The prediction has a mean pLDDT of 84. Transfer RNA from a Nanobdellota archaeon, 72 nucleotides, folded computationally. Its Rfam family is "tRNA". The family's RNA type in Rfam is transfer RNA. The sequence is in RNAcentral, with records from ENA.

[in-house]
């Protein structure tokens, strides 16, 4: 130096152009004498970063950062 996959909520993750998911955890209320498990909600996102394409982009396209794998 080439090449390939990944990057989305505090973690772990679905979504291959039209409203951003889900499980855990966080908190609130109901259950309980109480606690803790359940059951109802609710907050939490510049989708790694910048720019093109589009009437729209997490998703296509470049270029970068960064993690992992491989080839010289």
């Nucleotide at each position: 130096g080439c090449c390939u996959c990944u990057g989305u909520a505090g973690c772990u993750u679905a979504g291959u152009g039209g409203u951003a998911u889900a499980g855990c955890g966080u908190c609130g209320c109901u259950u309980u004498c109480g606690u803790a498990a359940a059951g109802c909600g609710a907050a939490g996102g510049u989708c790694g970063c910048a720019g093109g394409u589009u009437c729209a982009a997490a998703u296509c396209c470049u270029g970068c950062c960064a993690g992992a794998g491989g080839c010289u």